[in-house]
Molecule: SAM riboswitch aptamer (S box leader)
Organism: Candidatus Melainabacteria bacterium
RNA sequence: GGCUUAUCCAGAGUAGCAGAGGGACUGGCCCAAUGAAGCUACAGCAACCUUUCUAAAAGCGUAAAUAAAAAAGAAAAGGUGCUAAUUCCAGAUAGAUGAGCG
Numbered sequence: 001g002g003c004u005u006a007u008c009c010a011g012a013g014u015a016g017c018a019g020a021g022g023g024a025c026u027g028g029c030c031c032a033a034u035g036a037a038g039c040u041a042c043a044g045c046a047a048c049c050u051u052u053c054u055a056a057a058a059g060c061g062u063a064a065a066u067a068a069a070a071a072a073g074a075a076a077a078g079g080u081g082c083u084a085a086u087u088c089c090a091g092a093u094a095g096a097u098g099a100g101c102g
Base pairs, nucleotide, nucleotide: 002101003100004099005098006097007096008095013042014041015040016039017038021031022030023029025091026090027089028088043083044082045081048079049078050077051075052074053073054072087094
């Protein structure tokens, strides 16, 4: 880089280095020397995957139950992600992120 699939109106930032761009693209509209991108440190948000805990009803099963699993809920230890603006708005055979596949 390709394919499949889920999500994208919620949430969350400070400091240091650096020094002019950034918001993917096009148009708009914004952010930026009261410091952009990038890098580093620490902090935070979230709950996609993993893990742990709880686990009703129905269904299955049973003589009657239990257990296990799944849905749902909670936590946040691990893998990612994210921390201006609804993916900033509109557009497109668009983009981003997670999980899986070859």